A computed fold for a 1516-nucleotide RNA from a metagenome, annotated as small-subunit ribosomal RNA. Its Rfam family is "Bacterial small subunit ribosomal RNA". Rfam links the family to the GO terms structural constituent of ribosome and ribosome. RNAcentral holds the sequence, with entries from SILVA. Model confidence (mean pLDDT): 85 of 100.
């Protein structure tokens, strides 16, 4: 620090996902040790049991025990024992009293609040214990608990009578003082005021206990003196608390208004204290868009985690504050509580009960149950630290310190180290050679951390206290206090640590390995099983599933899940955007707010800077120190970006004062304009009405029909009615804020602009809410209604046509009043201001010049086009910015759900506005690029159409295919580009198929071994394969060992497969297409994909050539080179030829070498020449010459690529499969079937013909397993025969159409020949299934072929015959080749098909056979409405009123004080009033759950119906 993912590729926008860190975690697999931390996050659910707050006898009485002393009694001679009393000491019990229990510890329910944080204030306060100081501590009184007795209750307990003490309680005295009232003085401050002080006045205190003691007093106790601890009053301090204020920190406006003690005042009450805190009266205030009120959520902070930071999330442990203590309410005591382990009441729950009534509160430490994914021991000690009580010893302390459990986290250590190659074995892979695991192991030599056993063995300890000594104090050597020395105290723990022994011995796993992301192979599986964080893997060769081997990462852990931050600049303060990606409000006016021109002065709020205080500790950072290190801990520093106080500065902002004119506004003059409103007027046209003329149609369409018309239409002339709209002018021209505005005249009225520079003096800009305007459609009621025209009706079209087209036609469109408030309300571009090169139109003004109607220059304001810089993802924008800046407003944050639902507001309604969520997807999107496509455009070509000729489709037959059939009808090809195709030839063979019979190292190859030459031949069985027997035969080479070929037997390695996969492949082939295209290097342009070149103007058959050009060159294609054919020449002259000479039946022979021909080599044609056109080019047109003229004709030749095209059955080949069979052999059968359908052909339907007779002319081939002549036989197929020929020599071999003559006469024929019968012939081992041919007989359909469709542009079509391959023969009418005869037509490129180039649109890229929309049907999911039902919470009204407090009252009771007494003061109980918790009734609000039925939405495999969008998407 980034990466993956939208596309064919690119760039941008934008979301999703990943890599990091962290955690009070949980789960899975695994698990050696130690240190330090940490551990109920859920049910503030319920809790058994134990413990968590007591202590003081030096405050007090009682009681029990022990002990000491004294005295008395009893027993005893006595010592002594025992008992009683008193006193002292010690220990226990309950009680009075004091202090503590308000701390410590726990929790986070509640709380959005002065609760917390931070900084202040109290002149409005309190403070027990503690510290300092001042002054006191006198003298009395009455009770009461404990205890005893009685009554009562199950218990808890209660009641009554009696006794008693105090540091308990109550009067009185004194008053340093405090407090109250009044009269003064001084100083200060902050408004009320505060402080000090003088005089006078009111009220108000106290308690003792204990240690020691020399005089003096006392019977004693003691007084008295002294020390300590107490007590009372006051002042100050410290500590702790209370109250008030500024500022700060959650979500929601689909919560917009809230509030009656409410806001303030006066007075009173109350409090420690201010205050509506409470009450009475008075006033009507107070809060709120800077978010009141309401709803939801939440303890707050120091800090913790993440982050570069800004910031985001969180608030476990530790620390500060707050809050609560089963739920709700209340007060009492006290310095302090409205009190976790106190009280009272109500409620729920649980327990005890004698049923009357009682008891309880773990959110203390352990622990239990429950719920939960999940969180520990019913441990030890007060040794340390701290707390309470006490004078102290000491006691208490689940605070705390330790241990235990849990890999929950962080940190550290170990599981060994060195050597060791025959690179062992197993395992895995393999190209079979080897490679990997791998120095890894074994083996050899070492070491001893940790664990184990055993020995020694700490620190944390300082105190208090006791003893001794010294000092202070004192009358004092007591006592008390201080110091020194000695003594005493250890839970952890026999732990840490140190040493010894033994032995490599006890100690490694988890995840991953397609990309992101480090790490690859085999096997299995076969869209199954499964994986997956995202993209995505899996349909027979899976590095993605599962297993294995190997590798990578981390390591006592490793992964997964969850959560948070980061990456995410993806809410953007740092640090984003809004023309088209999401996003500018439809437009203006204007309120609050925000922002604001120039000069000078004052102030100092903001701002800058210094100082002071604070910002707790811990944490973080740095430096250092202590545990062997680290984690951890300790010390110091820094930091804490903040707040407050105070001083200084004054540039800027603010504020105050004074001024200025350039912003803004006003004034005067002027011209332009469909700016707005009202009134009036006009002509053209449509329609209708009336009248005339006229007659059969009109109208309408792609074509029609509906419609109108003989009752007279349309047409035409005249007259009239009525409504609406304003041709030409008219223009990217004008005006307006936008919507919008178009005949003319008048009236009223708004704005902009120009010139002048006269006035005001910042008066300005923007603008949340608000107000106004706002096309069309629509709405309410009323007019009007010519034309047009939703709905509707009819006619067409169509598969349908609720549409497009046509004929009609109502709302509406028009007017006046009132609503509605939306539009692609668009420049998809908010308003205002400033600045920043130009060029060129146009509109309205103004100024100037001039050669003066025309023209030129300058300028203000509008409105356009093109473009510089710059900006932009690109397209594009570009002084009318989307450039550079400033101010203000509005809006956006992935797609869908959805501008939907609910709620609010507005509306008569339609609806508008505001505006979510669940759920779902990994994309949705912008711009541009290359293709492809278009029922887009332009240009061009092709037997593509057209013009022609002949066919196919109808018939019969041949042949191939489909289908069907079959034991099998082997397999493949199957749009063009399969179908007379593989097959240039299925009777057996072929043959791959079927049935049956056989073989198993095999029919075929290599190796080993044994035997034998090989080979030929004859029997037998059998359908044959095969089995069995007999005879003949001994070869070739040799270094004499043997070897080579061949045959037979045997064993195993292996053979074999036309078995599968052409979608694993090679090779070959088809097709687009013989179409003119396809690319590269360098350069240039572009962010890039890409473009340019290759486009353009011409031209060509051609990317052929020329010209131009940011391109310049090059390659594969085109053309040419090659073959053939057409002309000539040279050479050669047999087997070919024959002009002349001779000769013959005959080029037969002699001869000839001229000609033809043959086959070698040359020539020839190049737009070369002439004319024209063209651009002076390329080239085209015409002509001459020439055998041939513009590529002369034909062939071979097939660019980059496309179709997963075809072929595993030509061959080769990976993988899979079979191995006594899916291999091999044999016989027979099948591939030849046959209701039917299609393709390709042949023969025909006849007279341009059939038949008969005669007669003429080819080319190219083939031939020894062959072609086969003459001659003979047969009607013929053919047979016999044997000459010649290995071929320019011989043979196949008669060419046929043609020509000459004859016949037939339009008919199912003298056409046609299918089919069938008989008789033959040939090939072959064999013609039954299933061959060809011949003769005789038979004589079917068919009379030129529907829709549709094919070939061909010249030696072509058509027509005629000939040959060859394959082959024994042939199903050949096929295929390939050869020649003979030999046409017609092409105006032309509109249309069909195919192709090329350019351009355009695109939502396509599997590329239009594309993409894609909606209803319906089915399944699932979430959600809205819904008669209602249930629950939670809350407002209002009313009822009710426990405990308690306050007030009232005088029924009852009453120790202290007053009083001689009666009685009083005061107090208590009771009753009552006010407040009030729980509870109840009624009625509203909000939220949640549920609900028959219902609405739309989303997602699903190939469902149904259509075809809405994307191309002009076929109606933009």
């Nucleotide at each position: 620090a980034g990466a993956g993912u939208u596309u064919g590729a690119u760039u941008c926008u934008g979301g999703c996902u990943c890599a990091g860190a962290a955690c009070g975690a949980a789960c899975g697999c695994u698990g050696g040790c130690g240190g330090c931390g940490u551990g109920g996050a859920u049910a503030a659910g319920a809790c058994a049991u134990g413990c968590a707050a007591g202590u003081c006898g030096a405050a007090c009485g009682c009681u029990a025990a022990a002990u000491a002393c004294a005295g008395g009694g009893u027993a005893g001679c006595a010592a002594u024992a025992u008992u009683c009393u008193g006193u002292g000491u010690u220990u226990g019990g309950a009680g009075u009293g004091g202090c503590g229990c308000a701390a410590u510890g726990g929790u986070g329910c509640g709380u959005a609040a002065c609760a917390c944080g931070u900084g202040g204030g109290c002149a409005a306060u309190u403070u027990g214990c503690c510290g300092u100081g001042a002054a006191g501590u006198u003298g009395g009184g009455g009770a009461u608990a404990a205890c005893u007795c009685g009554c009562u209750g199950a218990a808890a307990g209660g009641c009554g009578a009696g006794c008693u003490a105090a540091u308990a309680c109550c009067g009185a005295a004194u008053g340093u003082g405090a407090c109250u009232g009044c009269c003064g003085g001084a100083g200060g401050g902050c408004a009320u005021c505060c402080u000090c002080u003088g005089g006078u006045u009111u009220u108000c205190a106290a308690a003792g206990u204990u240690g020691g003691g020399g005089a003096c007093c006392g019977c004693a106790a003691g007084g008295c003196c002294u020390g300590a601890c107490g007590c009372u009053u006051c002042a100050c301090g410290a500590u702790a608390a209370g109250c008030c204020c500024g500022c700060g920190g959650c979500c929601u406006a689909u919560c917009a208004g809230c509030u009656a003690g409410u806001u303030g005042g006066u007075g009173a009450g109350g409090u420690a204290a201010c205050g509506g805190c409470u009450c009475a009266c008075c006033a009507a205030g107070g809060c709120u868009a800077a978010g009141a009120c309401g709803g939801g959520u939440a303890g707050c902070u120091g800090g913790u985690c993440c982050g570069a930071g800004a910031g985001g999330a969180c608030g476990a442990c530790c620390a500060g504050c707050c809050u609560c203590a089963c739920u709700g309410g209340a007060a009492c005591u006290g310095a302090g509580a409205c009190a976790c382990g106190g009280u009272c009441c109500a409620g729920a729950c649980a327990c005890c009960u004698a049923c009357g009534g009682g008891u309880g509160g773990c959110a203390g430490c352990a622990g239990u149950c429950g719920a939960g994914a999940a969180u520990u021991u019913u441990u030890c000690u007060c040794a340390a630290u701290g707390g309470g009580g006490g004078a102290a010893a000491c006691c208490c302390u689940g605070a705390a310190g330790g241990a235990g459990c849990g890999a929950c986290g962080c940190c550290g250590c170990g599981u060994g180290g060195g050597g060791g190659a025959u690179g062992a074995a197993u395992g895995g892979c393999u190209u079979c050679g080897g490679c990997c695991c791998g120095u890894a192991a074994a083996c050899c030599c070492c070491u001893g951390u940790c664990a184990u056993u055993u020995g020694c063995g700490a620190a944390c300890a300082a105190u208090c206290c006791c003893g001794u000594u010294u000092g202070u104090u004192u009358a004092a050597u007591a006592a008390a206090c201080a110091a020194a020395c000695g003594g005493u105290u250890g839970c952890u723990a026999g732990u840490a640590g140190c040493g010894a022994a033994a032995g490599a011995g006890g100690a490694a796993g988890g995840g991953a390995c397609g990309g992101c992301u480090a790490a690859c192979u085999c096997u299995g599986u076969g869209c199954c099983a499964g994986c997956a964080g995202c993209c995505g893997c899996g349909g027979u060769a899976a590095u993605a599933c599962a297993g294995a081997g190997g590798u990578c990462c981390c390591a006592a852990g490793c992964g997964u899940u969850g959560u948070u931050c980061g990456g995410a600049u993806u809410c953007a303060c740092u640090g984003g955007g809004c023309g088209u990606a999401a996003a500018g409000g439809g437009u203006g006016c204007g309120u609050a707010g925000g922002u604001g021109g120039c000069c000078a002065g004052g102030u100092a709020a903001g701002u800058u800077u210094g100082a002071u205080g604070u910002g707790a500790a811990a944490u973080c950072u740095c430096c250092g120190a202590g545990c062997u290190u680290a984690a951890c801990u300790c010390g110091g520093a820094a930091a804490g970006u903040g707040c407050a106080u105070u001083g200084a500065a004054u540039a800027c902002u603010a504020u105050c004062u004074g001024g200025c004119u350039c912003g803004a506004g006003g004034g005067u003059u002027g011209g332009a304009g469909g700016g707005g409103a009202g009134a009036c007027u006009g002509g053209a046209a449509u329609u209708c009405u009336c009248g005339g003329u006229a007659u059969a149609g009109c109208a309408g369409u792609g074509a029609a029909a509906u419609g109108c018309g003989u009752a007279g239409a349309u047409a035409u002339c005249g007259a009239g009615a009525g409504g609406a709209a304003c041709a030409c002018c008219a223009g990217u021209g004008g005006c307006g804020a936008a919507g919008g505005c178009g005949a003319g005249u008048c009236u009223c009225u708004g704005g902009a602009c120009a010139a002048c520079a006269c006035c005001u003096g910042a008066c300005a800009c923007u603008g949340a809410g608000g107000c106004a305007c706002g096309a069309a459609a629509g709405c309410u009621a009323g007019g009007g209604g010519a034309g047009c025209a939703a709905a509707c009706a009819g006619g067409a079209u169509u598969a349908g046509a609720u549409a497009c087209c046509c004929u009609g036609g109502u709302a509406g469109u028009c007017c006046a009043c009132g609503c509605c408030a939306u539009a692609a309300a668009c420049g998809a571009u908010g308003a205002g201001a400033a600045c920043u090169g130009g060029a060129u139109g146009u509109c309205u003004g103004a100024g100037g010049g001039g050669u003066c109607u025309g023209c030129c220059c300058u300028u203000c304001g509008g409105u356009g086009u093109c473009g510089u810089a710059g900006c932009u993802a690109a397209c594009g924008c570009g002084u009318u910015a989307a450039g550079u800046u400033c101010u203000c407003c509005g809006c956006c944050u992935g797609g869908g759900g959805a501008g939907u639902a609910c709620g609010g507001c507005c509306g008569c309604a339609a609806g508008g506005u505001u505006g979510a969520a669940a759920c779902u997807c990994a994309a949705a999107g912008g711009a541009a690029u290359u293709g492809a496509c278009g029922g887009g455009g332009a240009c061009c070509c092709g037997c593509a159409c057209a013009a022609g000729c002949g066919g196919u489709g109808g018939a019969g037959c041949a042949u191939g295919u489909g289908g069907u059939u079959u034991a099998a009808u082997u397999c493949g090809a199957u749009a063009c580009a399969a179908c007379g195709c593989g097959a240039a030839g299925a009777a057996c063979c072929u043959u791959a198929c079927c049935u049956g019979g056989u073989c198993u190292u095999g029919a075929c190859a290599u190796c080993c071994u044994a035997g034998g030459a090989a080979c030929c031949u004859c029997g037998c069985a059998g359908a044959g394969a095969u089995g069995u027997g007999g005879g003949g035969g001994u070869g070739c080479c040799u270094u004499c060992g043997g070897g080579a070929a061949c045959c037979u037997g045997g064993a195993g390695a292996c053979a074999g497969g036309u078995g599968c996969u052409g979608c694993a492949u090679g090779g070959c082939u088809g097709u687009c297409g013989u179409c003119a295209g396809c690319u590269c290097g360098u350069g240039u342009c572009g962010u890039g994909a890409g473009a340019u070149g290759u486009u353009g103007g011409g031209u060509u058959a051609a990317g052929u050539c020329c010209c131009g050009c940011a391109a310049c060159g090059a390659g594969c294609g085109c053309a040419a080179c090659c073959c053939u054919u057409g002309c000539c020449c040279u050479u050669a002259g047999u087997u070919g030829c024959c002009a002349g000479c001779a000769u013959u039946a005959a080029g037969u022979u002699g001869g000839g070498a001229a000609c033809u021909c043959u086959a070698a080599g040359g020539g020839g044609a190049c737009c070369g020449c002439c004319g024209g056109u063209g651009a002076c080019a390329a080239a085209c047109c015409g002509g001459a010459g020439g055998a041939a003229g513009g590529u002369g004709g034909g062939g071979a030749u097939g660019a980059c690529g496309u179709c997963a095209a075809g072929u595993c059955a030509u061959c080769a080949u990976g993988g899979c499969c079979c191995u006594u069979a899916u291999g091999a052999c044999c016989a027979g059968g099948g591939c030849u079937a046959c209701a039917c359908a299609c393709g390709u052909g042949c023969u025909a339907c006849a007279a341009u013909g059939g038949c008969c007779a005669g007669u003429a002319c080819a080319a190219a081939g083939g031939g020894u397993u062959g072609c086969c002549a003459a001659c003979c036989c047969g009607c013929g197929a053919g047979g016999g025969g044997g000459a010649g020929c290995c071929a320019a020599u011989c043979c196949c071999a008669g060419a046929a159409a043609g020509c000459u003559g004859g016949u037939c006469g339009u008919a199912g024929u003298c056409c046609g020949g299918a089919u069938c019968g008989c008789a033959g012939u040939c090939u072959g081992c064999a013609a039954c299934u299933c061959g060809g041919c011949u003769g005789c007989g038979u004589g079917a359909a068919g009379u030129c072929g529907g829709a549709a469709u094919c070939g061909c542009u010249a030696g072509u079509a058509a027509u005629c015959g000939u040959g060859a391959a394959u082959c024994a023969g042939c199903g050949a009418u096929g295929u390939c080749a050869c020649g003979g005869u030999g046409a017609a037509u092409a105006c032309g490129u509109u249309c069909c098909c195919g192709g090329g180039u350019c351009u355009u649109g695109u939502a396509c890229a599997c590329a239009c056979c594309g993409c894609c929309c909606g209803u319906c049907a089915c399944a699932c999911c979430a959600u809205g409405g819904g008669a209602g039902u249930u629950g939670a919470u809350u407002g209002c009204a009313c009822c009710a009123g426990a405990a308690g407090u306050a007030g009232g009252u005088a029924g009852c009771c009453u120790a202290a004080c007053c009083g001689c007494a009666a009685g009083g003061a005061g107090g208590g109980c009771g009753c009552u009033u006010a407040c009030c918790a729980c509870g109840g009734u009624g009625u509203g609000g909000u939220c949640a759950a549920u609900g028959a039925c219902u609405g739309g939405g989303g997602u699903g495999a190939a469902g149904u119906c259509g075809a809405a969008a994307c191309a002009a998407g076929g109606u933009a």